The RNA shown here (small-subunit ribosomal RNA) has 1411 nucleotides and comes from a metagenome. Rfam family: Bacterial small subunit ribosomal RNA. The sequence is in RNAcentral, with records from SILVA. The coordinates come from a structure-prediction model, not an experiment, and the mean pLDDT is 82.
RNA sequence: CCUAGAGUGGCGUAAGGGUGCGUAACACGUAUGCAAUCUGCCCUGUACAGGGGAAUAGCUCGGUGAAAACCGGAUUAAUGCCCCGUAAUAUAAUUGAGAGGCAUCUUUUGAUUAUUAAAGUUGAGGCGGUACAGGAUGAGCAUGCGUAUGAUUAGUUAGUUGGCGGGGUAACGGCCCACCAAGACGAUGAUCAUUAGGGGAACUGAGAGGUUGAUCCCCCACACUGGCACUGAGAUACGGGCCAGACUCCUACGGGAGGCAGCAGUAGGGAAUAUUGGACAAUGGGUGAGAGCCUGAUCCAGCCAUGCCGCGUGCAGGAAGAAGGCCUUCUGGGUUGUAAACUGCUUUUGCCAGGGGAUAAAAUUUCCUUGCGAGGAAAAUUGAAGGUACCUGGUGAAUAAGCCACGGCUAACUACGUGCCAGCAGCCGCGGUAAUACGUAGGUGGCAAGCGUUGUCCGGAUUUAUUGGGUUUAAAGGGUGCGUAGGCGGUCCUAUAAGUCAGUUGUGAAAUACGGCAGCUUAACUGUCGAGGUGCAAUUGAUACUGCAGGACUUGAGUACAGACGAGGUAGGCGGAAUUGACGGUGUAGCGGUGAAAUGCUUAGAUAUCGUCAAGAACACCGAUAGCGAAGGCAGCUUACUAGACUGUAACUGACGCUGAGGCACGAAAGUGUGGGGAUCAAACAGGAUUAGAUACCCUGGUAGUCCACACUGUAAACGAUGAUUACUCGAUGUUGGCGAUACACAGCCAGCGUCUUAGCAAAAGCGAUAAGUAAUCCACCUGGGGAGUACGCCGGCAACGGUGAAACUCAAAGGAAUUGACGGGGGUCCGCACAAGCGGUGGAGCAUGUGGUUUAAUUCGAUGAUACGCGAGGAACCUUACCUGGGCUUGACAUGUACGGGAAAGCCGGUGGAAACACUGGCCCUCCUUCGGGACUCGUGCACAGGUGCUGCAUGGCUGUCGUCAGCUCGUGUCGUGAGAUGUUGGGUUAAGUCCCGCAACGAGCGCAACCCUCGUCCCUAGUUACCAGCGGGUAAAGCCGGGAACUCUAGGGAGACUGCCGGUGUCAAACCGGAGGAAGGUGGGGACGACGUCAAGUCAUCAUGGCCCUUACGCCCAGGGCUACACACGUGCUACAAUGGCCGGUACAGAGCGUCGCCAACUCGCGAGAGUGCGCUAAUCGCUUAAAGCCGGUCUAAGUUCGGAUUGUAGUCUGCAACUCGACUACAUGAAGCCGGAAUCGCUAGUAAUCGCGGAUCAGCUACGCCGCGGUGAAUACGUUCCCGGGCCUUGUACACACCGCCCGUCACGCCAUGGAAGCUGGGGGGACCUGAAGUCGGUGGGCUAACUCGCAAGAGGGGCAGCCGCCAAAGGUCAAUUCAGUGACUGGGGCGAAGUCGUAACAAGGUA
Repeated sequence: CCUAGAGUGGCGUAAGGGUGCGUAACACGUAUGCAAUCUGCCCUGUACAGGGGAAUAGCUCGGUGAAAACCGGAUUAAUGCCCCGUAAUAUAAUUGAGAGGCAUCUUUUGAUUAUUAAAGUUGAGGCGGUACAGGAUGAGCAUGCGUAUGAUUAGUUAGUUGGCGGGGUAACGGCCCACCAAGACGAUGAUCAUUAGGGGAACUGAGAGGUUGAUCCCCCACACUGGCACUGAGAUACGGGCCAGACUCCUACGGGAGGCAGCAGUAGGGAAUAUUGGACAAUGGGUGAGAGCCUGAUCCAGCCAUGCCGCGUGCAGGAAGAAGGCCUUCUGGGUUGUAAACUGCUUUUGCCAGGGGAUAAAAUUUCCUUGCGAGGAAAAUUGAAGGUACCUGGUGAAUAAGCCACGGCUAACUACGUGCCAGCAGCCGCGGUAAUACGUAGGUGGCAAGCGUUGUCCGGAUUUAUUGGGUUUAAAGGGUGCGUAGGCGGUCCUAUAAGUCAGUUGUGAAAUACGGCAGCUUAACUGUCGAGGUGCAAUUGAUACUGCAGGACUUGAGUACAGACGAGGUAGGCGGAAUUGACGGUGUAGCGGUGAAAUGCUUAGAUAUCGUCAAGAACACCGAUAGCGAAGGCAGCUUACUAGACUGUAACUGACGCUGAGGCACGAAAGUGUGGGGAUCAAACAGGAUUAGAUACCCUGGUAGUCCACACUGUAAACGAUGAUUACUCGAUGUUGGCGAUACACAGCCAGCGUCUUAGCAAAAGCGAUAAGUAAUCCACCUGGGGAGUACGCCGGCAACGGUGAAACUCAAAGGAAUUGACGGGGGUCCGCACAAGCGGUGGAGCAUGUGGUUUAAUUCGAUGAUACGCGAGGAACCUUACCUGGGCUUGACAUGUACGGGAAAGCCGGUGGAAACACUGGCCCUCCUUCGGGACUCGUGCACAGGUGCUGCAUGGCUGUCGUCAGCUCGUGUCGUGAGAUGUUGGGUUAAGUCCCGCAACGAGCGCAACCCUCGUCCCUAGUUACCAGCGGGUAAAGCCGGGAACUCUAGGGAGACUGCCGGUGUCAAACCGGAGGAAGGUGGGGACGACGUCAAGUCAUCAUGGCCCUUACGCCCAGGGCUACACACGUGCUACAAUGGCCGGUACAGAGCGUCGCCAACUCGCGAGAGUGCGCUAAUCGCUUAAAGCCGGUCUAAGUUCGGAUUGUAGUCUGCAACUCGACUACAUGAAGCCGGAAUCGCUAGUAAUCGCGGAUCAGCUACGCCGCGGUGAAUACGUUCCCGGGCCUUGUACACACCGCCCGUCACGCCAUGGAAGCUGGGGGGACCUGAAGUCGGUGGGCUAACUCGCAAGAGGGGCAGCCGCCAAAGGUCAAUUCAGUGACUGGGGCGAAGUCGUAACAAGGUA
């Protein structure tokens, strides 16, 4: 001398970066103020920088300790520290003279005294140092305004509010202290609690608003938690200190260390959020003279489709409309779809290669110019991003598409699977066998490197309504008045200028947002310029309106005088009727009460009646659609006191007014307290009834209470469900009081009380000068239903309870008005064998038949209130037959097509096994057509297929029942209504009828009604066989038997006739009704067919047809046997009876309609008979069934289980049939049951009907037929009438019903789940209070111990100053105590909500059966 490291000193570390704990506050925003302040570095100016001294770190020598670290000795420097000197426009004190201000005060200029400063370094250019003044920047303090929620937080406060004097601070100030006063804040929300950083801004919205406070910017607060100061220009200091606490780590157990809400990173938590990267190249900061150094600020890179933006995944041609997929009406078609293949083209991106050292760079340094900004020149160097952006070439369609949805909202549809399952779902809602809603597929729609979901905010939402809502009935007017604060307020003039309006100035940071331009190939992004910025402050003007001040006015308001009014109020007195009781008289057996009764009263004399007396309460008639009052409310008469509105006059005051949060007063009934009173009535209670029950309705009693006084309560559907006040806006009519004018008439005015109505309003109903119309002012109240007017808290109350008043949870509605229906134990009206009046039955018996049930291998299936049950079935021994058992067949008993093979096929006759079907097998016969291939036909094998009385009648067609042969159901146009809808169709008459007439905002029309059709009843015409027979003839025992006839009956064709046409009356000059005439028939002549719109998811998949599903050697087909016929029982429908209006025997008369050749069967014979034999006729007005029966005549039975009744059973038979055992009918003989007219209940019928009597037919071999469908014979009774039962039509009314009263719906109880209140307590948190202890630390005191600088001193030492130590105030944390508050939890307990089918009743909706 150089270098490294440590150290001293200086500056920085208070910036930058992070976070949002705390904070509801001058924290923030905005605008002001500081005459009450500070400000390092920076800039400007003025002045200055003289002299001296003592230490200390480092270093070194020792020591202690595990460490951290510390102690001692010696020695040393400074821009470190100290002293002296100098010093003012600094500071302090005293003091003089001016100026200004609203006050404290400010300011200008003097005088005197006192105090206070500095640092060097150099390359000599500079860079620093000290003092003062000014600037800039930054900070501090103060103030106005703005800035969350809760009143279930209403009172808070003692340094609290102010003053005086001090202290303290940079500075004002109770900031702190001593003393004095008693203030201060609060309904314009104090205090308390909860939540929260604030703003620029962001999202949304048309805006006003609402929500938010990430990124970026500004401010604040915080740095493990709490406290404290030091240093400093600045901190009460994120990466400084001290103390206390919690936690973590080290330790030798003695003691130490620490603070990621810096950047990365780790753990944990969580649905979830990145790399322990590069660089100081740029920008910026610190420091330095500078080089430089530091900088997780910053610039870059990495990760994440998190967002925004851009780009691509190709483009063009290409129809055999390919294949495949999917759908389908399936030889086909549609769709995917120009999509693919194929051909041509392009190359973004990707990949490969090359280029690109572009630009971002200029600073710094040096030099020059310049008064200041600044400008110019020269040289050297610097790139993390990054070998990136970008460019060029090559390559090759090459490397690149998903997600959601497809029922409506909402763009986009089909198939399969599933079958209230699995599942979907934002809302409505889908899914229970045909799901466009679930799952899958195909297709389609949307968006696209994304898509969908979830969460949150705004919007739509005028759904908190300032813009921009409401309150009669939907949620909502306070029960009423008086009145405080507040809000609002008549006419004119003057003044002012607070509000208001206009101009100007300042501010409203930047970013964002908006507009223009520009830069990245575009955009996102970025740059630049502009405009705007609703606000605040200042200032200058204007003065219409509002305010403030002054003056005036009379119309608002009030006063006065006069008049008349009223159930207005309070207190007192009086009255009669009634009721109950007492006493007395008369009088006798009941009274009373009810739907009917009973309890009760009464022979001890009730009830009834007469008289007298007592008591309490209420006031008939008048009386009203009336009057008065603020509301509640007020009623006999009268007296006193008292209040009020109204009318008139226009004398007085001169805006004195309106409303009214809090507040005060009044306030029905019930209830409460004390004391009276107590006749009636009457909760509770008792008894009697009713009832399934009846803690009710009804009855008999009956206590509180009802009445009075005083005091509480303070609520009602306290309602006009309609707040008060003022003004304005068509009419009609009634009434109260007064005026006009004197008035019994009434035109007007005022104030009330009503009705109808215009405009207007209203969702409608409705309101409509007494508004719910049009406006204004003020108050109260509402914001889906339930939970709930509940809980908790507070206030009031003697209590009962009142006022205030939530949440969790739960639902998708709750609600209003009106409409159409349906319904009503609502009303009106009308009809029907609906009731009534009658006749005959059923229900009891036996039998038949059907059903249920039970049984069974099977008892096949269906029909099930009316509208199933003698029904499908008009005929189950086999068959039928679908069921069961067993045996068989498998392209099948039956159809079509096809391939191959065989054969003629078919047919006929057999055999074996077998119950048969069937299996095996033998023989006879040898067809027709032919283009000779074959076909028709048939057998076998195979393939397509057949077949199913299997399921679904809730997938269907068709058919049918029922309401109901009831009179209804609709449409077009018009009109009314916002609309649903209405009108027409209602109304007055009338009808069997929506039949007809009249009227009418309706006019017309359709389906129904009626008529047209069939049949019966009268007559006529035509025709005359098989029917008929008057007259003529023949004939018989008799007979239309014969000739004949065409009259009659009849047959079967055609026609006439009946239409309220005629007359009278009634009636609206109508329709029509009543009566009559004539007529065979009279008002639809009797009967039938005929069944509107629709209802019952009525019935039928087993008549038939049919979608879908299911079975396919069986759920198909064939056969035998059995079953459908069972039998403790129950029900329906019938038959026969119970007898004398009858049974039995004998005799005798009269139908109609049908049927018959696989049939009806005459006549004859046999049989007791069923029937048999033989056999004529008849394909039918010819023959047969075929004697009809009841009836009539005669006889008998004589009231009985019979000469009634015929079941049951035995025997013997007949007939049908392959076959009568299960399981047929009939006959004969014998047997001879129940039953003596049927309980509750219930059915049919109004005239040739009921009742009664027989006859026929279908089905059918036969029959269970007593059933069904027809036919004729005999042949009644009754209908006053519409109160009631049932059903129906029309009008009207109520409705909480609409699956429509078989509806809806309430509460307890039981069970499950959920949230919540109370609760002996238990646990935890928050804030405050009192007291105790009291760290660090500032301040004060003391300071006898210690002490380098200065002073005195020669020195020793002394002084001054400082320090340690100690004391005190304050004070964090900690402790103790009693309270407070917020949560959690709690045996048990209270209610609440929800839940598919639980229990008990039936409270509400209709007159809901007691409004």